[in-house]
RNA sequence: GCGAUUGUAGUCCAGUGGUUAUGACGGGGGCUUCCCAAGCCUUUGACCCGGGUUCGAAUCCCGGCAGUCGCA
Numbered sequence: 001g002c003g004a005u006u007g008u009a010g011u012c013c014a015g016u017g018g019u020u021a022u023g024a025c026g027g028g029g030g031c032u033u034c035c036c037a038a039g040c041c042u043u044u045g046a047c048c049c050g051g052g053u054u055c056g057a058a059u060c061c062c063g064g065c066a067g068u069c070g071c072a
Base pairs, nucleotide, nucleotide: 001071002070003069004068005067006066007065010025011024012023018055026044027043028042029041030040031039048064049063050062051061052060
């Protein structure tokens, strides 16, 4: 340099154009317990950036950035 692939919460992950973006771990609060752990309830916080298509985009298209893999 060329090609492929990935980018969603502090971490991991689901979401094939339309209901409030899913779940787990984590953080805050509570219940329980003599205390701790475990368990249960509740709460918190996210679509890499810019543009386009569309009534509607995390999802499709273009460009950029970053990671991984392959080729040179």